[in-house]
RNA sequence: UCGUGCUAGGCGGGGAGGUAGCGGUGCCCUGCACCCGCAAUCCGCUAUAGCGGGGCUGAAUCCCCGGUUGAGGGAGUGUGGUCUUCGAGUGGUCGGCGGCGGGAAGUGGUGUUGAUUGCCAGGACCCGCGCAACGGGAACCUGCCAACCCCGUCAGGACCGGAAGGUAGCAGCGGUACGCAGUCAUUCCCGUGUGCCGCGGAUUAUCCUGUCAGGAGCUAACCUCGCCGCAGGAGCCGGGGACGCCUCUCGAGGCCGGGUGCACGG
Numbered sequence: 001u002c003g004u005g006c007u008a009g010g011c012g013g014g015g016a017g018g019u020a021g022c023g024g025u026g027c028c029c030u031g032c033a034c035c036c037g038c039a040a041u042c043c044g045c046u047a048u049a050g051c052g053g054g055g056c057u058g059a060a061u062c063c064c065c066g067g068u069u070g071a072g073g074g075a076g077u078g079u080g081g082u083c084u085u086c087g088a089g090u091g092g093u094c095g096g097c098g099g100c101g102g103g104a105a106g107u108g109g110u111g112u113u114g115a116u117u118g119c120c121a122g123g124a125c126c127c128g129c130g131c132a133a134c135g136g137g138a139a140c141c142u143g144c145c146a147a148c149c150c151c152g153u154c155a156g157g158a159c160c161g162g163a164a165g166g167u168a169g170c171a172g173c174g175g176u177a178c179g180c181a182g183u184c185a186u187u188c189c190c191g192u193g194u195g196c197c198g199c200g201g202a203u204u205a206u207c208c209u210g211u212c213a214g215g216a217g218c219u220a221a222c223c224u225c226g227c228c229g230c231a232g233g234a235g236c237c238g239g240g241g242a243c244g245c246c247u248c249u250c251g252a253g254g255c256c257g258g259g260u261g262c263a264c265g266g
Stems, first nucleotide, its partner, number of pairs: 001266006009057003012030004020046005034054005063259007072250005078245002081243007089236002093234002096230008106222002108219003117213002120210005126201005131195002133192007141182004150175004158167003
């Protein structure tokens, strides 16, 4: 060095979970993945940490060790990266809605067919009274209306009486009180988000109309400023979740390097 026969080893591994711990069954990842039996209120073991039985391969592509890369898993009171959810949190900021007040450069409206303003007159408004309208109440009117404790008349019956007669009196009939209903024509009282109504007052202020004076503004819908209020959209604050990133950790598989027998024969 070649051949033959063997042996150690190998014929999957890993993560989470579980366990005192290890391995397995079940889940997940990887992916060339001997067979049978056992197993989750579990099975088998004890640092050489699945056990039992059978089969194949076998000193190297295959076994062992180291390095590198790395699917995937786990941990973190890490993260102002993105998204999402919750809050009877916030309302300084931006935005929304409403109210009040101011401004007038622009748009709009209005104004030389005369604005704001001023004088005067009238009216509205305001006060009192009246009238009217409407509403409410009462009276009046109509109808109904009392088992007895209202009235009249009281059949029958009852009571008193020797009798004549008398007494109380239910039902019925008639009526009435309280009350109920209607009519609301009339009268009275009260009231009013009432009135092209009348009289008187007030006419300081507000509004309208008109005459006159005068001669260019006025208005504030849009706009804009301030204040107040409402809601709570954005934002902010706080809690939770998903994904990403970061740190730590386990790590299949790939790649590279190294290592590992025995016997016989040529």